[in-house]
Molecule: RNase P RNA; transfer RNA
Organism: Candidatus Eiseniibacteriota bacterium
RNA sequence: GGAGUCGGCGAGACGGUCGCGGGGCCGCGAGGCCCCGAGGAAAGUCCGAGCUCCACAGGGCAGGGUGCUGGGUAAUUCCCAGGGGGAGCGAUCCCAAGGAAAGUGCAACAGAGAGCAGACCGCCGUUCGGGCACGCGCGUGCGCGUCUCCGGACGGCAAGGGUGAAACGGUGAGGCAAGAGCUCACCAGCGCGGGCGGCGACGCCCGCGGCUCGGCAAACCCCACCCGGAGCAAGACCAAAUAUGGGAGGAUGAGGUGGCCCGCCUCGCUCGACUCCCGGGUAGGUCGCACGAGGCGCUCGGCGGCGGGCGUCCCAGAGAAAUGACCGUCGCGGGAUCUCGGUCCCGAACAGAACUCGGCUUAUCGCCGGCUCCGCUG
RNA sequence: GCUGGCGUAGCUCAACUGGUAGAGCAUCUCAUUUGUAAUGAGACGGUUGGGGGUUCGAGUCCCUUCGCCAGCU
Numbered sequence: 001g002g003a004g005u006c007g008g009c010g011a012g013a014c015g016g017u018c019g020c021g022g023g024g025c026c027g028c029g030a031g032g033c034c035c036c037g038a039g040g041a042a043a044g045u046c047c048g049a050g051c052u053c054c055a056c057a058g059g060g061c062a063g064g065g066u067g068c069u070g071g072g073u074a075a076u077u078c079c080c081a082g083g084g085g086g087a088g089c090g091a092u093c094c095c096a097a098g099g100a101a102a103g104u105g106c107a108a109c110a111g112a113g114a115g116c117a118g119a120c121c122g123c124c125g126u127u128c129g130g131g132c133a134c135g136c137g138c139g140u141g142c143g144c145g146u147c148u149c150c151g152g153a154c155g156g157c158a159a160g161g162g163u164g165a166a167a168c169g170g171u172g173a174g175g176c177a178a179g180a181g182c183u184c185a186c187c188a189g190c191g192c193g194g195g196c197g198g199c200g201a202c203g204c205c206c207g208c209g210g211c212u213c214g215g216c217a218a219a220c221c222c223c224a225c226c227c228g229g230a231g232c233a234a235g236a237c238c239a240a241a242u243a244u245g246g247g248a249g250g251a252u253g254a255g256g257u258g259g260c261c262c263g264c265c266u267c268g269c270u271c272g273a274c275u276c277c278c279g280g281g282u283a284g285g286u287c288g289c290a291c292g293a294g295g296c297g298c299u300c301g302g303c304g305g306c307g308g309g310c311g312u313c314c315c316a317g318a319g320a321a322a323u324g325a326c327c328g329u330c331g332c333g334g335g336a337u338c339u340c341g342g343u344c345c346c347g348a349a350c351a352g353a354a355c356u357c358g359g360c361u362u363a364u365c366g367c368c369g370g371c372u373c374c375g376c377u378g
Numbered sequence: 379g380c381u382g383g384c385g386u387a388g389c390u391c392a393a394c395u396g397g398u399a400g401a402g403c404a405u406c407u408c409a410u411u412u413g414u415a416a417u418g419a420g421a422c423g424g425u426u427g428g429g430g431g432u433u434c435g436a437g438u439c440c441c442u443u444c445g446c447c448a449g450c451u
Base pairs, nucleotide, nucleotide: 001374002373003372004371005370006369007368008367009366010365012330013329014328015327016326017325018324020037021036022035023034024033025032026031039350043361044360046359047358048357049356050355051231052230053229054228058262059261060260061259063227064226065225066224067223068082069081070080071079072078084095085094086093087092098222099221103220104219105216106215120161121160122157123156124155125154126153127152128151129150130149131148133146134145135144136143137142138141169187170186171185172184173183174182188212189211190209191208192207193206194205195204196203197202235287236286237285238284245278246277247276248275249274253267254266255265256264294313295312296311297310298309299308300307301306332347333346334345335344336343337342379450380449381448382447383446384445385444388403389402390401391400397434405421406420407419408418409417427443428442429441430440431439
């Protein structure tokens, strides 16, 4: 200098003018004064909770979610630490990582064979037929035998060729008609037993068994654990309006209840709950609502996530909805110029609360630092 | 606030239980015609919205994200 990787911080400051929302005070009123007023993501709504109502949320089926180990937390699919697997030279990053000897199922094309595998080429044995050559016999053109070649039938084999993402371990030796874990040595994997370390996942070591195909459960499924439903338009109260109006249906019925059944609670069974149609009335306000798993600083324990203690602060909340605009000075980044310290110009993103938190993910501007690799120089 | 669906060639749509993406219209070329249309033959055209994962293999399965549409209150 280049390439890469990980982490942290900030999201301009001050002053002036005009304006907006909420609250308080003063004033008869017009109005005046003071205080506060978006974010790291307020976003997506992907997870988890608080809160409220329905039984104090209960039983079963169905359905859904999670899935290495140990912790953190109110809780999680989040976070931290560790184990295992994978990618990269490395820093570092990724993993929906229980079970494939419970069962069902899938594997296109190619290939001989793809699910108690298979035999195309090939290797080997027996036998039959034919050809060349050689030897023997005699009845001189036939028979017998041997070697070798070709073809057929039956059988053995799975080493080699070849296909594929995947072909019933790899290398070497023995063995055999030819071969093969058929046997042996070493290695890889699996299973069983034992020892050591670790809370554990797991790791290391030793012995035995020829035991030797595997993949997919982000296919159905099995196992373990978890999940009741709805959402601040939840819900509570006040005010207003009232006419249990007319018609039809209506009983082991209706509602809470949302996939089903049970259970529970409420109302009702002809003086009729509830449903539908017609017609009429009211459709305003307050609370919930911001003191909270709260922010900031210091300190202690812990590898860390996090927890304990002390001090300090109060920090938007309104209704379809305010949080803005301009000017000046300084600061930040970039460019030009040159008298090296000024001058001039440009730029500053993503985006905006609507019950509230903790995470994740996504959008986005600038700055700083650690580490790795490569090149050059000393 | 809660919930569901869709995205494939320029346009409209297919693609089975995962097996290597096709049809019609449009565009271009040729034939036919005096010429055009129609017709016939052929060709071009794909990041299956983007990214990642599972798998031998992903349009399809899973996660995340972007855009569009719809429903309930």